[in-house]
Context: one part of a larger RNA
Molecule: small-subunit ribosomal RNA, 5' domain
Organism: Gossypium stocksii
RNA sequence: AGAUGAACGUUGGCAGCAUGCUUAACACAUGCAAGUAGGACGAGAAGUGGUGUUUCCAGUGGCAGACGGGUGAGCAACACAUAAGAACCUACUCUUGGGAGGGGAACAAUAGCUGGAAAUGGCUGCUAAUACCCCGUAGGCUGAGGAUCAAAAGUAGGAAUCUGCCCGAGGAAGGGCUCAUGUUUGAUUAGCUAGUUAGUGAGGUAAUAACUUAUCAAGGCGAUAAUCAGUAGCUAGUCCGAGAGGAUGAUCAGCCACACUGGGACAAAGACACGGCCCAAAAUUCUAUGGGAGGCAGCAGUAGGGAAUUUUUCGUAAUGGGUGAAAGCUUGACAGAGCAAUGCUGCAUGGAGGUAGAAGGCCUACAGGUCGUGAACUUCUUUUCCCGGAGAAGAAGCAAUGACGGUAUUUGGGGAAUAAGCAUCGGCUAACUCUAUGCCAGCAGUCGCGAUAAUACAGAGGAUGCAAGCGUUAUCU
Numbered sequence: 001a002g003a004u005g006a007a008c009g010u011u012g013g014c015a016g017c018a019u020g021c022u023u024a025a026c027a028c029a030u031g032c033a034a035g036u037a038g039g040a041c042g043a044g045a046a047g048u049g050g051u052g053u054u055u056c057c058a059g060u061g062g063c064a065g066a067c068g069g070g071u072g073a074g075c076a077a078c079a080c081a082u083a084a085g086a087a088c089c090u091a092c093u094c095u096u097g098g099g100a101g102g103g104g105a106a107c108a109a110u111a112g113c114u115g116g117a118a119a120u121g122g123c124u125g126c127u128a129a130u131a132c133c134c135c136g137u138a139g140g141c142u143g144a145g146g147a148u149c150a151a152a153a154g155u156a157g158g159a160a161u162c163u164g165c166c167c168g169a170g171g172a173a174g175g176g177c178u179c180a181u182g183u184u185u186g187a188u189u190a191g192c193u194a195g196u197u198a199g200u201g202a203g204g205u206a207a208u209a210a211c212u213u214a215u216c217a218a219g220g221c222g223a224u225a226a227u228c229a230g231u232a233g234c235u236a237g238u239c240c241g242a243g244a245g246g247a248u249g250a251u252c253a254g255c256c257a258c259a260c261u262g263g264g265a266c267a268a269a270g271a272c273a274c275g276g277c278c279c280a281a282a283a284u285u286c287u288a289u290g291g292g293a294g295g296c297a298g299c300a301g302u303a304g305g306g307a308a309u310u311u312u313u314c315g316u317a318a319u320g321g322g323u324g325a326a327a328g329c330u331u332g333a334c335a336g337a338g339c340a341a342u343g344c345u346g347c348a349u350g351g352a353g354g355u356a357g358a359a360g361g362c363c364u365a366c367a368g369g370u371c372g373u374g375a376a377c378u379u380c381u382u383u384u385c386c387c388g389g390a391g392a393a394g395a396a397g398c399a400a401u402g403a404c405g406g407u408a409u410u411u412g413g414g415g416a417a418u419a420a421g422c423a424u425c426g427g428c429u430a431a432c433u434c435u436a437u438g439c440c441a442g443c444a445g446u447c448g449c450g451a452u453a454a455u456a457c458a459g460a461g462g463a464u465g466c467a468a469g470c471g472u473u474a475u476c477u
Stems, first nucleotide, its partner, number of pairs: 001477004006473005013347006019340002021305001027302002030300003035063002040060002044056003070258003079183004084178002088175003093171007101135004111124005139149002142146001154163001184230003191221003196218002199215005233255003237248004261280004284293003311337001313336001315334001319333001320331004350380004360371004385414006394404001421466005426447003432461004442449002
């Protein structure tokens, strides 16, 4: 000098765009953050005088809930980055070739009885389906002889048509796996390893593989730093620097890991699953003491910790996601508003004239000098500000649909009106005098200053620098 997710002191007018728990991955009251479809299904209810149409809905079944959102605890390794590879999977989606024949048994809901304080059950009986099962056919696997595994579903009155269903091939996009190189400190850590290293058989996986297991061999890694210990999410990037390089990894984007702590699997195309399940432990909580309930590292918010970090806001209008044939519904993603000078950028705090060089302050050699055209005063303007009028684009080619928002913008009126501070002034370093103090009180980044003439302390006048900021502290270059 530059920089910061900064903090503190002091001061503070506006706008635009950004950013905002770096500490306790500490504990959480309350509300919301993942639903949707009656054009899969049978009941029930509302409505109607009745039927029909319509609407609602617990339940069965479908899709989604593995995305989106958060955090960085763990992790020094295929975790990440770059570059390759072969033995794999993929719901929805796109292209394309075929197919959907016959039959059956149940389980919820509901009803009855019944246990429990509750959470939530138990028994009996009935029933539908795009739920489940069987046969047939297609198809798949294979050692090519055979043997084995093994599909389908309809709905909308019918037809057409549309949309679903099953099997095969290919694409897109996504994911799993392997390998080369690179990625922090310590040798006051020198040896480490027994499924360990390699083979064979078997199992297992979507797939390769000690992934698992039986057996055989004794290998494998290591001063080119193994092992151990400390620290740490990685990267594109960001900051500094002419560069080499050093530091860093907030926001935004990609990947990884985690979801109170530790395990485990279920179902699924996909999880070993933040707002699913089971077990154990800790703390919290309800209880009739028998037994139960929950998990903000989602958005707000609370307590605590801390130098320190915001509203228990508005809207689904846009963009995107889920679902649905659609209308729609839903979405604390997102889009907005609010708070904070936290940062960057821009604007304003007035312009012109104005010497009796006024009063007053300060200095003085007592002549005067200086603050100073500065003020007053005259005149002009209205960015801002206040009060009125008009009023968007963002809406996606019939119409309708705007949270922001009566916002931006524009126009009329008013009146210089509403708006300047902070630090420094001995050298480094731009800017000097007086008074008071007297090695005291104090200053200080460093050299140092202060013991009676202090440009260095304190006050005043003046000056210098930056400016809605300024200065200090912390950290990096």